This is a predicted structure of a 350-nucleotide part of an RNA (small-subunit ribosomal RNA, central domain) from an uncultured bacterium. The full RNA is in RNAcentral, with records from ENA and SILVA. The coordinates come from a structure-prediction model, not an experiment, and the mean pLDDT is 88.

Context: one part of a larger RNA
Parts: sequence; C1' cells; structure tokens
RNA sequence: CUGGGUGUAAAGGGAGCGCAGGCGGGAAGAUAAGUUGGGUGUGAAAUACCCGGGCUCAACCCGGGGGGUGCAUCCAAAACUAUGUUUCUUGAGUGAAGUAGAGGCAGGCGGAAUUCCUAGUGUAGCGGUGAAAUGCGUAGAUAUUAGGAGGAACACCAGUGGCGAAGGCGGCCUGCUGGGCUUUAACUGACGCUGAGGCUCGAAAGCGUGGGGAGCAAACAGGAUUAGAUACCCUGGUAGUCCACGCUGUAAACGAUGAUUACUAGGUGUGGGGCGGUCUGAGCCGUUCCGUGCCGGAGUUAACACAAUAAGUAAUCCACCUGGGGAGUACGGCCGCAAGGUUGAAACUC
Repeated sequence: CUGGGUGUAAAGGGAGCGCAGGCGGGAAGAUAAGUUGGGUGUGAAAUACCCGGGCUCAACCCGGGGGGUGCAUCCAAAACUAUGUUUCUUGAGUGAAGUAGAGGCAGGCGGAAUUCCUAGUGUAGCGGUGAAAUGCGUAGAUAUUAGGAGGAACACCAGUGGCGAAGGCGGCCUGCUGGGCUUUAACUGACGCUGAGGCUCGAAAGCGUGGGGAGCAAACAGGAUUAGAUACCCUGGUAGUCCACGCUGUAAACGAUGAUUACUAGGUGUGGGGCGGUCUGAGCCGUUCCGUGCCGGAGUUAACACAAUAAGUAAUCCACCUGGGGAGUACGGCCGCAAGGUUGAAACUC
C1' cells in the first nucleotide's frame, strides 16, 4: 500500500461549530475538460515473443512479422461525471399559528435540617461500638424551650419521566436567552451532507488571586482491632468541597456502538403535539408526526446478543486498528504557573 475490520477480541476522536477537501435532488437545452470510438505520428536498435533460415545439432548468428501499458495531434459521439445558462420543489432554510421542558445566564425570595452563640428548665451523664476506648460533661453537657448567626443542599412531587451537542441540568419567583416538536404551505430555490487542520465547549480532582467556611472530609493526630495494621471501625481534623475571575483539558468523557440519508414483519408501555369519531366526563376508540423504553421475526453475529433508537440492507465523509510485553514509556516538538497534557518510537524479549 492492498485487503479485512472497529458493542464485548486491537480499533469510534469526550462533544460541537466550521475553512480547505471529498461527496451531493428533479427538468431542459449548451460546451466538450474527464469519458468513448476512429485516423495520423511517435513509442530507436539490440533484447523478449512468433515464423523462417545459416554453422552436422545446440548455444550463437541472420531475415521477416506481431505486440508494445503510454504520449501528442486531428475527426467524431454526448449517455454518465464536469462546467456555465434557464427552470422546478420534494432536500435544506425562512415566515405564520401553537406547544412541552431540572436547557443556559443573572438577580431576588423560602422552609426543613445540621452546627455554633445567648437565655430559660433540668441533673449526671452524653457519645460511640461487634465490644470498647480516645472525645464531650458539675466551669452544668446530653435532653428540652425561646431567640439569634451562618453556610451548604433543596425531602415529598420523582417516573427505564423531561431538557441539552456532549460534559451535564432538580425548592420558588422575576428578567434576559439558546434549541426542539406540531400544524400551515406564504417565501427562498439545492442554499445540502461530512469535515484533515482550526476554533469553541468540556465531570471530578488539581493550580493561581481574592473572598467564604455550616456539614462533610484526602493529609494528619488520637482510640480500637491485629502477629503487625502506615487500613477497614471510632473520636477529632486541615486542604478541599462553596463564590468571583483566570488556568488545567483529562475520565469506564460508556450505548465501551462517529455523523448524515434512504429502505426493511410485528407486539406492548411511556413523554410532547395534530386530526377524526363517540360520549355525561378529566373518558374511550381510531389515525398521524416527533422523542423515549421493553419484547420479538427476517437478516446479521465467533458467540453473547442486535433487531425501524440495528450490531439488518445500501450510500457519502471523517476518525481509528494491524500479536503480547517493553509503553502511552524514552527522545524531540507543541501546550501548561505547576501537576502534567498532546504527539509518540526503538533496542530487547516471548
């Protein structure tokens, strides 16, 4: 490189936007770059191949012929690709009318609970465990009542429920704001798909500066357990967890399943709409679009399983894999304040 692959064997980029590139809907007519046919020239000789001949044969030599991926040029064709022109509406988008939602950002508000403080009642224990002890408590704890402070998280509702590209999002209210879905068919008229680089977003932990600090809690200390116990259990407890701004850029970032489009038996739930029928009704039935589960046939699969939300049948584009270890290491580059990230070998060995 080709081929074969990428749910679990090696392999889908964490996610999106998007320049270049690749690919791309229906009709008409034009051109002739690709494409196809034909002509001419060239494609040296020798060699190779075929036919014939000369040395007694052969090697060797001689003659003739054919072929020669290709290139140039001329003529022709116009189906396909391409180019430009005209046109269409079904792809895509806009408008209009509705609609569901923990989608995002900012501000405000609320109650329960924990902790702490003050005061009252009250007295000897509380706490904790398998059992204990450390710890707290006569300087009055625990319990209980009232008041206050402060931070963080939002019970029930809550649901294989919803929203978001992914990460993720959950008390209530307000403002700003993104996207989806349904109906309609007024408008644009292929404006599309994918997307190397690039840019943006990106849990937790971590880092910088400044705040905040109730609970929890790496580290740490003590008490237990144990042969030991740098653990599991207990009592404490600092970073951190929270906020603002900036950085980091990784995860089993998982559906371990890239994006888009079309097609291919059914059954049964559930979320959001439209239409129709019926009915006393928030009801019932039918139908259709979008989302989300379960089961299952064909087909696929090494099997497990997947099965209209495909791992089925096809198409386009991107990413990635090529025995195990060495190793996601070394070196170099780039990025980062650092931690480290990214790109990413070889010797050797089995």